[in-house]
RNA sequence: GGGGUGGUAGUGUAGCCAGGCAGCACGACAGGCUCCAGACUUGUUGGUCGGGAGUUCAAAUCUCCCCCACCCCA
Repeated sequence: GGGGUGGUAGUGUAGCCAGGCAGCACGACAGGCUCCAGACUUGUUGGUCGGGAGUUCAAAUCUCCCCCACCCCA
C1' cells in the first nucleotide's frame, strides 16, 4: 500500500442482508425477604448505535469519507 471482519447502555451481545417505537443478559440504585449479607423477588435506571456527510417522509440498517481494533496479502 491492497483486502476482509468488527465498533450498539458501565460490561457482553442481538437487531443490519430486506430502512419504520433501539432490545436481551449481567451490572447499578431502591423496596421485599434476612439478625446481616448472599441467593431469590418487585420496581427503577440507563444508548447523541465509533465520527462526519449524503440518499429518503423516515437511517443502527443504504451510499461515500475518516478514526480505532483484529486478521490476511504484498
Molecule: transfer RNA
Organism: Candidatus Heimdallarchaeota archaeon